Transfer RNA from a Patescibacteria group bacterium, 82 nucleotides, folded computationally. It matches the Rfam family "tRNA". Rfam classes the family as a transfer RNA. Rfam links the family to the GO term triplet codon-amino acid adaptor activity. Its mean pLDDT, the model's own confidence on a scale to 100, is 80.
[in-house]
RNA sequence: GCCUGGGUGGCGGAAUUGGUAUACGCGCACGACUUAAAAUCGUGUCCCUACCGGGAUGCGGGUUCGACCCCCGCCCCAGGCA
Numbered sequence: 001g002c003c004u005g006g007g008u009g010g011c012g013g014a015a016u017u018g019g020u021a022u023a024c025g026c027g028c029a030c031g032a033c034u035u036a037a038a039a040u041c042g043u044g045u046c047c048c049u050a051c052c053g054g055g056a057u058g059c060g061g062g063u064u065c066g067a068c069c070c071c072c073g074c075c076c077c078a079g080g081c082a
Base pairs, nucleotide, nucleotide: 001081002080003079004078005077006076007075010026011025012024019065027045028044029043030042031041032040046055047054048053058074059073060072061071062070
């Protein structure tokens, strides 16, 4: 330098004909249970804002009524080729 795969809440990881972003698990907080704890169970858990509302899928653009998803450029990670 070229090719392939990948980058999504604090962490892992789903979401494909382009149509509710963050399902599910872990963690964390509070509560129940217990003499107390562990285990288990319940509720909550992205950000900004006084409210209305707005933003967010590595970064920046484009296409579209609508983009994690399609297109272009760039950054980073892993593997392969030279």